[in-house]
RNA sequence: AGAGUUUGAUCCUGGCUCAGGAUGAACGCUAGCGGCAGGCUUAAUACAUGCAAGUCGAGGGGCAGCACGGGUAGCAAUACCAUGAGAGUGGCGCACGGGUGUGAGUAACGCGUAUGCAACCUACCUGUAACAGAGGGAUAGCCCAUAGAAAUGUGGAUUAAUAUCUCAUAGUUCUAUUAGAUCGCAUGAUUUGAUAGAUAAAGCUCCGGCGGUUACAGAUGGGCAUGCGUGACAUUAGCUAGUUGGUAAGGUAACGGCUUACCAAGGCUACGAUGUCUAGGGGUUCUGAGAGGAUGAUCCCCCACACUGGUACUGAGACACGGACCAGACUCCUACGGGAGGCAGCAGUGAGGAAUUUUGGGCAAUGGGCGAAAGCCUGAUCCAGCAACGCCGCGUGCAGGUUGACGGCCCUCUGGGUUGUAAACUUCUUUUGUACGGGAAUAACCCUCCGAACGUGUGGGGACCCGACGGUAGUGUAUGAAUAAGCAUCGGCUAACUCCGUGCCAGCAGCCGCGGUAAUACGGAGGAUGCAAGCGUUAUCCGGAUUCAUUGGGUUUAAAGGGUGCGUAGGCGGCUUUUUAAGUCAGUGGUGAAAUCCUGCCGCUUAACGGUAGAAUUGCCAUUGAUACUGAAAAGCUUGAGUACAUUUGAGGUAAGCGGAAUGUGUAGUGUAGCGGUGAAAUGCUUAGAUAUUACACAGAACACCAAUUGCGAAGGCAGCUUACUAAACUGAUACUGACGCUGAUGCACGAAAGCGUGGGGAGCGAACAGGAUUAGAUACCCUGGUAGUCCACGCCGUAAACGAUGCUCACUCGCUGUUUGCGAUACACAGCAAGCGGCCAAGCGAAAGCAUUAAGUACUCCGCCUGGGGAGUACGGUCGCAAGGUUGAAACUCAAAGGAAUUGACGGGGGCCCGCACAAGCGGUGGAGUAUGUGGUUUAAUUCGACGCAACGCGAAGAACCUUACCAAGGCUUGACAUCCCGUGACAGCCAUGGAAACAUGGUCUUGCAAGUUUACUUGCACACAGGUGGUGCAUGGUUGUCGUCAGCUCGUGUCGUGAGAUGUUGGGUUAAGUCCCGCAACGAGCGCAACCCUUGUUGCUAGUUACCAGCACGUAAUGGUGGGAACUCUAGCGAGACUGCCGGUGACAAACCGGAGGAAGGUGGGGAUGACGUCAAAUCAUCACGCCCCUUACGACCUGGGCUACACACGUGCUACAAUGGUAUGGACAGAGAGCAGCCACUGGGUGACCAGGAGCGAAUCUACAAACCAUAUCACAGUUCGGAUUGUAGUCUGCAACUCGACUACAUGAAGUUGGAUUCGCUAGUAAUCGCAUAUCAGCCAUGAUGCGGUGAAUACGUUCCCGGGCCUUGUACACACCGCCCGUCAAACAAUGGAAGCUGGGGGUACCUGAAGUCUGUAACCGCAAGGAGCGGCCUAGGGUAAAACUAGUAACUGGUGUUAAGUCGUAACAAGGUAACC
Repeated sequence: AGAGUUUGAUCCUGGCUCAGGAUGAACGCUAGCGGCAGGCUUAAUACAUGCAAGUCGAGGGGCAGCACGGGUAGCAAUACCAUGAGAGUGGCGCACGGGUGUGAGUAACGCGUAUGCAACCUACCUGUAACAGAGGGAUAGCCCAUAGAAAUGUGGAUUAAUAUCUCAUAGUUCUAUUAGAUCGCAUGAUUUGAUAGAUAAAGCUCCGGCGGUUACAGAUGGGCAUGCGUGACAUUAGCUAGUUGGUAAGGUAACGGCUUACCAAGGCUACGAUGUCUAGGGGUUCUGAGAGGAUGAUCCCCCACACUGGUACUGAGACACGGACCAGACUCCUACGGGAGGCAGCAGUGAGGAAUUUUGGGCAAUGGGCGAAAGCCUGAUCCAGCAACGCCGCGUGCAGGUUGACGGCCCUCUGGGUUGUAAACUUCUUUUGUACGGGAAUAACCCUCCGAACGUGUGGGGACCCGACGGUAGUGUAUGAAUAAGCAUCGGCUAACUCCGUGCCAGCAGCCGCGGUAAUACGGAGGAUGCAAGCGUUAUCCGGAUUCAUUGGGUUUAAAGGGUGCGUAGGCGGCUUUUUAAGUCAGUGGUGAAAUCCUGCCGCUUAACGGUAGAAUUGCCAUUGAUACUGAAAAGCUUGAGUACAUUUGAGGUAAGCGGAAUGUGUAGUGUAGCGGUGAAAUGCUUAGAUAUUACACAGAACACCAAUUGCGAAGGCAGCUUACUAAACUGAUACUGACGCUGAUGCACGAAAGCGUGGGGAGCGAACAGGAUUAGAUACCCUGGUAGUCCACGCCGUAAACGAUGCUCACUCGCUGUUUGCGAUACACAGCAAGCGGCCAAGCGAAAGCAUUAAGUACUCCGCCUGGGGAGUACGGUCGCAAGGUUGAAACUCAAAGGAAUUGACGGGGGCCCGCACAAGCGGUGGAGUAUGUGGUUUAAUUCGACGCAACGCGAAGAACCUUACCAAGGCUUGACAUCCCGUGACAGCCAUGGAAACAUGGUCUUGCAAGUUUACUUGCACACAGGUGGUGCAUGGUUGUCGUCAGCUCGUGUCGUGAGAUGUUGGGUUAAGUCCCGCAACGAGCGCAACCCUUGUUGCUAGUUACCAGCACGUAAUGGUGGGAACUCUAGCGAGACUGCCGGUGACAAACCGGAGGAAGGUGGGGAUGACGUCAAAUCAUCACGCCCCUUACGACCUGGGCUACACACGUGCUACAAUGGUAUGGACAGAGAGCAGCCACUGGGUGACCAGGAGCGAAUCUACAAACCAUAUCACAGUUCGGAUUGUAGUCUGCAACUCGACUACAUGAAGUUGGAUUCGCUAGUAAUCGCAUAUCAGCCAUGAUGCGGUGAAUACGUUCCCGGGCCUUGUACACACCGCCCGUCAAACAAUGGAAGCUGGGGGUACCUGAAGUCUGUAACCGCAAGGAGCGGCCUAGGGUAAAACUAGUAACUGGUGUUAAGUCGUAACAAGGUAACC
């Protein structure tokens, strides 16, 4: 010091979360020791038991009974004396100490801090001065009697005091009156006098003393008053009658409404009164860089309290924790009459709770009470015990020891890695532990004794005595590595990774998120990391969070500028001078308790801890200075502000009047059949005369053109013309006032539209409503009507996306340009100035978009507002309103985002440009029929599997009768049908027979062969590794392929721009088939694609000339390049040439290029092919092959027979054949190319109607083998289900093959179905193309081929053009999409859950008010009773705790029913929003 998380990515805003520290903690797992600290945070809940306050006989009366020891007398019993304890009296103490809660109360002079008391008290202690004389009467105790269960009394007799009363004495005391002096801010105080009055005392004694009274002073402790500081809520705005003040009296230690009477009407409050809720305050503690925030355990100071409430008494001090009285609640005892009690003291118990200890020891120390003292008392205190609750310290060993044991785990597995120098093993040490020894300091007093000094007295010094902790700490010896390690984590944040199991299950999780068969995230294991006698979790606080921002934030679009103005309080405020010194600054003094924190030093072995000294304590008060600034006071100034004067400007406002156009209506005329409306229609109007048109009249509303980025106004808003009244602004030039200013909480006023009230008005428009359409529906969009309303007057409402989403004022800060008004000399020209209204741009700012003298820049002042999204501008309460509703304005709960700007894509029923057989123009098809084939579906024992929009469906399959074959049924095999290795054997195979459907089984026969030799090969048997799988996963993969698409795109380097994602380049202007080329340009270059290079075809040259060719020359045949020969031609096949916009003209930007032309076999990539960029579709394929993982292993492997893949109500795709005359049939005739061939192609001959058969030549092929067909010629058929069409069926055959039944092809004869050109729709094709015609080949025994792949023959039509459909490319625009429109997403309803509002009512709580009653007690009154008296009893009065009654308010809980809200993988209905979201959206 930061990090994670919104997005495809980016920047920002913004919340959530984490890493740190802390705790009086708790829980889980674990645990060796010690030191020092702390230990009911909850029920101020209830308490059994014990203890926590007594002491003094040196105050007094006494010692009956009891106890111990002593003395006297006595033999003893016993008596007496002194002593101790106990009970009374008296004194002092019990008001301290301690505890408790933060709490129970208290938001207060309670606390803190600083002052004051001239308004006060103070026992014990200290100092000073003085005094203590004389009497009296009682009463406890004791004794007797008596009541009661007890607690507790009652009566009688008698007695003492340092108890109590009277008198005396007294002044530096008190009271009253009075005369001076001094001092003080004031009331007044101090002091010197005078007069009058009042009040004291106690004794004891060891004779040393101790005590008593009065007065003054000190010290200590307290009381009171005041300034300042010290919570939340305004959804608490008014409160107050002893209230505020005065006079008088009373009361108090003392001031005071503290109390009473009278008088006055005050007092507090927006600087927050009153009310409600919460809370002890401080020193401190935690955190933080600090400022702050949180906290108030332990320790210290102060307050308050003592079962709850009230009250006083005593006393120096109390309204009294272990005192009293009364009331109440609760508990206990009881003989039922009545009594007792108060752990928030120490222990302890129950209860509550996540949770907090022993019914311990001692007064040895420190301190307290009493006492002369010894001493007694002391749960204060000192110690010990319990629990890792915290902090600190120590240990659980140290060194050596391996190419590294065993075991575990992992892997690429003959081996390696890791655990790991770790272990074993060797050496060393002994803190700790155990055993046995010796063993502290803390202690000095007091008392007693001795005794220096010494006058009494005092007493330096010495001796004796005294330890709870504790036989503890520490220490010595012995022993032996011996007695001692866990917890959490390991996806990122965040240090640390692998395997197995699981399979959106179980589970994890602080946030993001993991888990759906390869999980570093779940569970286990191995390993690692972190901390360590602890480690994690939970809870809480601060931090990080500059996320409430004083330090130190924002407000155009992210949350946030009030709709606008006026203006009160408040805040802020121009220039100069003087005074003052409040703020401010400096010095000094006092205080800021101690402890704490920090620093130095010191003590416990160290540390924690402690001691000591210093610093600090940022504060408050006082005082002395300074005077720049602010304030205050005074005086002045003119620039801010305003006034006067003169013009000017404008849809500024209010009222009244006037005008024309349009619309509608009425009347009248002309006129006739429609009008109107829409995408198209209909409703509607119209022969009762509409619409149209003409004239006149009436009505209401709005004001075309001018008109503009124009003007005016505070905003809302304002538009025909005129008048009246009225407001404002600007400009100009002088004069005047003299800071009069700015802002503005509360307040007041204004405030579009809609809406409300009353009364008018009502032409047009037009919510609601009605009808017509549209639609699946259409409570809408469209149409026809139409009420409220819109208009006027008056009164309400008070809100808008009331927007510039930008508060007001003032100052400063580059420029360019347009416009309005005024000035500037007269002006239609033009510099300049001022005030507005606009555009562009620099610096600067900003997250960016953008803003930019009209700031969102630079600064000051003032005001409003914001603090994650939703819930919600909702609920409740208040307030305003007639209502509608406005304003103010939450919480529970829920999510980890919501959001802004910009980027790249994708998309749009957005736009622009362009292309393509995309449409159009044509030709031919599909869809209808029959049939072939593939698919779906169905069926089946099986109908094996895959392919599914384009881009599956004559596809894998270029050949399913067996085989293929993967499927089914039956039969048999298990190291196997197939591969490698090992051992043994020497044959095995073949042939024959039997059984069997076959595989196979059994038996028989034959038995070696090759080789120089070794091996190999083969058969069988056996054992282990293994084989095998067309089993799964194409969503684990490789490879291959399809598609967009042969579309023109896809990228990179460097540079530049941008915070960045990214952009630029690649966009733009032209052009092209093309990101093809040219030009321009912050780009310059480059790569993969395009093109070219390759093959083929078209022309030609050269070379070569067999199997091809034959012009010329020969030979020969019935005929044929048949033969000699030739090398011309054709052809074959090699090398060349040729085409490049090269040439000409035009267009074009001096370009690229395009158009036209020439030449040429070919002309603008000549035609065709091969060639497929980055990528998309989790596209296809695990069944071509390969491969990870999973699965099967006498079977999911392998063999065999038969069956199936060929099924058949049906549906679809792709073909073939047709429907005929551009044709069919018959006869005759002509012309290819490319391929194939020896288990082959087959000439030719013969046979058969034919398929074919029997012979048989040639050819491993430019040599041999194959009738090309359409076409041409002739004949026939005349429009018909035909001489079209050929399905189907019957019979008979041929061929292949072990085998044609399921299930082959072909042939002949016979049969002769549907079909007469095919609905919506849809496909192909732009030239040697479509169409049409045949030929060949692969696979193959044969073939279901009408398929596929090639080959040639004949050979068209049309393209105006790019509006539309489809697909694509580029640019641009919008976006809430990014799984990218097959996207996203809204609301009702239905379901579950959660919290919450309302609510008839029900139940509590605290406080106040009124009335009634009223204990104890103070005060007060008092004739009867007591007392000589003082006084008391009794009775009365005032006040009051408590109790009761009543009405209302507040607050909480609960509630039938009810309202919305939120959340929840796959419910229903629609499709509102995001694109022009299909009616732009929104307020």

Small-subunit ribosomal RNA from an uncultured bacterium, 1483 nucleotides, folded computationally. The RNAcentral record of the sequence draws on Greengenes. Its mean pLDDT, the model's own confidence on a scale to 100, is 81. Its Rfam family is "Bacterial small subunit ribosomal RNA".